[in-house]
RNA sequence: CCGGCGGGUCGGGCGGCCGCUGUAUGGGAAACCAUAUAGAGGAAAGUCCGGGCAGGACAGGGCGCGGUGAUGGCUAACAGCCACCCGGAGUAAUCCGCGGGAAAGUGCCACAGAAAAUACACAGCCUUCGGGCAAUGGUGAAAAGGUGCGGUAAGAGCGCACCGCGGUUCUGGCGACAGAACCGGCACGGCAAACCCCACCGCCUGCAAGAUCAAGUAUGCCGAGAUGCUCUGCCCGAGCGUUAACUCGGCGGGUAGAUCGCUUGAGGUUGUCGGCAACGGCAAUCCCAGAGAAAUGGUCGCUUAUUACAGAACCCGGCUUAUAGACCCACCGGACAA
Numbered sequence: 001c002c003g004g005c006g007g008g009u010c011g012g013g014c015g016g017c018c019g020c021u022g023u024a025u026g027g028g029a030a031a032c033c034a035u036a037u038a039g040a041g042g043a044a045a046g047u048c049c050g051g052g053c054a055g056g057a058c059a060g061g062g063c064g065c066g067g068u069g070a071u072g073g074c075u076a077a078c079a080g081c082c083a084c085c086c087g088g089a090g091u092a093a094u095c096c097g098c099g100g101g102a103a104a105g106u107g108c109c110a111c112a113g114a115a116a117a118u119a120c121a122c123a124g125c126c127u128u129c130g131g132g133c134a135a136u137g138g139u140g141a142a143a144a145g146g147u148g149c150g151g152u153a154a155g156a157g158c159g160c161a162c163c164g165c166g167g168u169u170c171u172g173g174c175g176a177c178a179g180a181a182c183c184g185g186c187a188c189g190g191c192a193a194a195c196c197c198c199a200c201c202g203c204c205u206g207c208a209a210g211a212u213c214a215a216g217u218a219u220g221c222c223g224a225g226a227u228g229c230u231c232u233g234c235c236c237g238a239g240c241g242u243u244a245a246c247u248c249g250g251c252g253g254g255u256a257g258a259u260c261g262c263u264u265g266a267g268g269u270u271g272u273c274g275g276c277a278a279c280g281g282c283a284a285u286c287c288c289a290g291a292g293a294a295a296u297g298g299u300c301g302c303u304u305a306u307u308a309c310a311g312a313a314c315c316c317g318g319c320u321u322a323u324a325g326a327c328c329c330a331c332c333g334g335a336c337a338a
Base pairs, nucleotide, nucleotide: 001334002333003332004331006329007328008327009326010325012303013302014301015300016299017298018297020039021038022037023036024035025034026033027032041309045320046319048318049317050316051315052314053206054205055204056203060236061235062234063233065202066201067200068199069198071083072082073081074080085099086097087096088095089094100197101196105195106194107191108190109189122137123136124133125132126131145163146162147161148160149159150158164186165184166183167182168181169180170179171178172177210260211259212258213257220251221250222249223248224247225246228240229239230238231237267286268285269284270283271282272281273280274279
């Protein structure tokens, strides 16, 4: 210098004039006015996952159904994050994971091929013509473990060496696992992101949840109900309730207003300690949007900011997707120079 790979930051700021919303202070009977101060994101998007919170409800158990799936940690929790093991891709940095079980059972492996798991073999090789062979060739994703040597009529783990596979023991590790030694010629393939089995987890609904107040109509009329209604689908169990001010269904009428929920949080920042890390402890410091048909807009000056994707609606932790441009850090490979 070129290419690759893994992370991080910004994506506007300062000042003036006018305008909008919240909060605080002051003035005012109030409406409102003045001053100060704060005011959309890295994804606010998707609604995919997990929770906080609220109600069912005072809460449970079982079946079913659904989700996750190596090990150890972090966390409120998670299908998230960190470390690490195994397998795969890559020269590497690094990335990916369909990561428990095929000896509980069922099922599938098209086409091609002789044959796809009880392999009795197409071409072919050998033959004492009785038969022997699975080495060579072909088909295929996959065909009786691979390479080499010996041996044989020709061959074959038939025998041997190494590798692979299975078992036992030892060493290291919290563990998944790794390594070593010894024994065994050892073949009952693959698919569970097929049904299934195993382990663990899961109540339901959701801020349009829910609470309070006010107003108004017709505390309207009709029907059914105790073998009732609610708690998911079912069962147990629990609660409400049992002749109507309850529950369900139908017809009809009125209202759709105000306040709360609503932003101080599993919160941010800085320092320090522990930890490989994710993260946690301690101390200090800060308050950083709460609209309510939906608030931050217009304009001027300076600055590199004219520009991408794009606008909170109860809140938080993640994941995924979109993204003009600018900048920073670490690592890998190649070329060149000293």

This is a predicted structure of a 338-nucleotide RNA (Bacterial RNase P class A) from a Phycisphaerales bacterium. NCBI's taxonomy places the organism under Bacteria, Pseudomonadati, Planctomycetota, Phycisphaerae, Phycisphaerales. The coordinates come from a structure-prediction model, not an experiment, and the mean pLDDT is 77. Rfam family: Bacterial RNase P class A. The family's RNA type in Rfam is ribozyme.